A computed fold for an 89-nucleotide RNA from Bacillus salinus, annotated as c-di-GMP-I riboswitch aptamer. The sequence is in RNAcentral, with records from Rfam.
C1' cells in the first nucleotide's frame, strides 16, 4: 500500500413507529426512538434500478370527476462510483 474485518479501543450513523413543519405525492427537515450499519460518509442530467405524478398530454358526456402516460420531483438504508477512521487474524 492492497485485501480483509475482532466478542478490540475510541468515536459515529439511526429503520419502523410517534409528534411537529414543508410538499399534490413520493419524500425531506426537526424532535423522540433503535431495526440495523465498517462507509447507513459523499455523489441522483451526464451507470443500472426503484418511488411519486402536481403541471402537461390523451381517453371517458368530459370546466368537476375518473383512468392512462409523462420528471421538470425524489430514493445513496437497492446495486454502483468515490473518499475515509481503527488494526486482531
Nucleotide at each position: 500500500u492492497c485485501u480483509c474485518g475482532a466478542u478490540a479501543a475510541a468515536g459515529g450513523c439511526a429503520a419502523a413507529g410517534c409528534u411537529g413543519a414543508u410538499g399534490a405525492a413520493a419524500a425531506u427537515c426537526a424532535g423522540u426512538g433503535a431495526c440495523g450499519c465498517a462507509a447507513a460518509g459523499c455523489u441522483a442530467c451526464a451507470g443500472g434500478g426503484g418511488c411519486u405524478a402536481a403541471c402537461g398530454u390523451g381517453c371517458g358526456a368530459a370546466u368537476a370527476c375518473g383512468c392512462a402516460c409523462u420528471a421538470u420531483g425524489c430514493c445513496a438504508g437497492c446495486c454502483a462510483g468515490u473518499u475515509a477512521c481503527c488494526g486482531a487474524a